Molecule: Fluoride riboswitch aptamer (crcB RNA motif)
Organism: Anoxynatronum buryatiense
RNA sequence: AAUUCUAAAGGUGAUGGAGUUCACCCGAAAAGCUGCUCUGCAGAUGAUGACUCCUGUAAAUGC
Numbered sequence: 001a002a003u004u005c006u007a008a009a010g011g012u013g014a015u016g017g018a019g020u021u022c023a024c025c026c027g028a029a030a031a032g033c034u035g036c037u038c039u040g041c042a043g044a045u046g047a048u049g050a051c052u053c054c055u056g057u058a059a060a061u062g063c
Stems, first nucleotide, its partner, number of pairs: 010025004016054006033043004
């Protein structure tokens, strides 16, 4: 100096916050999916990785 392992923390999981839980990362994890005449065009779902609550947005109904 490089690599590996362990511990305690931390971070990430296609748009916000919190709790619980799962997975992943150690300078990465992440930066989504489908179709087509394909480097451009068109389309679908969604504030969750999953569950619950709050906030925001959209639609319908009632008062």